[in-house]
RNA sequence: GCGUCCAUAGCUCAGUUGGUAGAGCAGCUGCCUUUUAAGCAGACGGUCGGGGGUUCGAAUCCCUCUGGACGCA
Numbered sequence: 001g002c003g004u005c006c007a008u009a010g011c012u013c014a015g016u017u018g019g020u021a022g023a024g025c026a027g028c029u030g031c032c033u034u035u036u037a038a039g040c041a042g043a044c045g046g047u048c049g050g051g052g053g054u055u056c057g058a059a060u061c062c063c064u065c066u067g068g069a070c071g072c073a
Base pairs, nucleotide, nucleotide: 001072002071003070004069005068006067007066010025011024012023013022019056028042029041030040031039049065050064051063052062053061
C1' cells in the first nucleotide's frame, strides 16, 4: 500500500430478507433468611464508533473517517 472482518447497555453478545432495539451477567429495589450468600420478583440502563447519502422509514443498504483483528505484498 491492497483485501477481508469487527465496533449495539458497565461487561459478553443477539438483532431472520429495512418497519421506531433484546438476552445473560454485573449494579439497584423488594421478597425469602438471625445475617451473608444462594434463590425468586421487579424496575433501571443504549440517539447502535463519528459524519454524510438513499428511503415514507436505516443498527441493517451506499460513501467516507476513526479504532481494532487477520491475510497478501
Transfer RNA from a Patescibacteria group bacterium, 73 nucleotides, folded computationally.
It matches the Rfam family "tRNA".
The sequence was found in a public genome assembly.
Lineage of the source: Bacteria > Bacteria candidate phyla.